Transfer RNA from Callorhinchus milii, 72 nucleotides, folded computationally.
The sequence is in RNAcentral, with records from Rfam.

RNA sequence: AGUCCUGUAGCUCAGUCGUUAGAGCACUCGCCUUGCAAGCAAGAGACCUGGGUUCUACUCCCAACAGGGCAA
Numbered sequence: 001a002g003u004c005c006u007g008u009a010g011c012u013c014a015g016u017c018g019u020u021a022g023a024g025c026a027c028u029c030g031c032c033u034u035g036c037a038a039g040c041a042a043g044a045g046a047c048c049u050g051g052g053u054u055c056u057a058c059u060c061c062c063a064a065c066a067g068g069g070c071a072a
Base pairs, nucleotide, nucleotide: 002070003069004068005067006066007065010025011024012023013022027043028042030040031039049063050062051061052060
C1' cells in the first nucleotide's frame, strides 16, 4: 500500500438509525462575604474540511486532512 475506529464549547465527554445540540470543569457578570473561597442565579461559547442525497444532514453517501489500532 491495505483495513478499522475517532474528529461536537477553552478541556473531558454525551447526543447520531434525519427535523439545526446538552452535561461537568473552566470563563464573564450579579447575589452572598470586611475580603477571598465555597454556595446560589444568569450569560457567552461548538458539530474537522469539501462535495452529494434530501423539504430538512452532527447524523446517510463519497473524497480529503489529522490522530490512533491491526496487519505487512